[in-house]
């Protein structure tokens, strides 16, 4: 200097408008049992701080972690 930070993990969220998916986890069905499959459910004050705005994951300031130079 550039990039990046969103659920336990991997990631979406494009012009600012009440935050999502897959896997994992829990419950039930199925099975002699397990796995698989099917149905349902749980889970995030979006790294932190301040600002702009009616409203910020999104824009701006500062700052922290990680990656690259």
């Nucleotide at each position: 200097u550039g990039g990046u930070g969103u659920a336990g993990c991997u990631c979406a969220g494009u012009c600012g408008g009440u935050a999502g998916a897959g896997c994992a986890c829990c419950u039930g069905a199925u099975u002699u049992g397990u796995a698989a499959u099917c149905a349902g459910g749980c889970g995030g004050u979006c790294g932190a701080u301040g600002g702009u705005u009616c409203g910020a994951u999104u824009c701006c300031u500062u700052u922290c972690g990680c990656c690259a130079g």
Source information
Predicted 3D model of a 69-nucleotide RNA (transfer RNA) from a marine eukaryotic metagenome. Its mean pLDDT, the model's own confidence on a scale to 100, is 82. It matches the Rfam family "tRNA". Its family is annotated with triplet codon-amino acid adaptor activity in the Gene Ontology.